[in-house]
Molecule: c-di-GMP-I riboswitch aptamer
Organism: Pseudomonadota bacterium
């Protein structure tokens, strides 16, 4: 330095609910809130799954979830 782990240590994030917004809806954004996270940072034009709204119906459309799984890029500290 790189990889690999995750014991310590400084730090990050912020479920569910609550209030306001905004969207037919899933949801999202902002305070408040801490279930939990070693990536719970990023990417939804990397592949899957959930989920919404139209459709008679489609191996239709249009949209949402990265705190659902795999993957891709990127990060912090060091006892081993």
């Nucleotide at each position: 330095u790189a990889c690999a782990a995750g014991a310590a240590u400084a730090g990050c994030c912020a479920c569910c609910c609550u209030u306001g917004c905004c969207g037919c809806a899933a949801g999202g954004c902002a305070a408040g809130u801490c279930c939990g996270g070693a990536a719970a940072a990023c990417c939804a034009c990397a592949g899957g799954g959930u989920c919404u709204u139209u459709g008679c119906a489609a191996c239709g459309a249009a949209g949402a979830c990265a705190g659902c799984c795999u993957g891709g890029u990127u990060g912090c500290c060091u006892c081993c």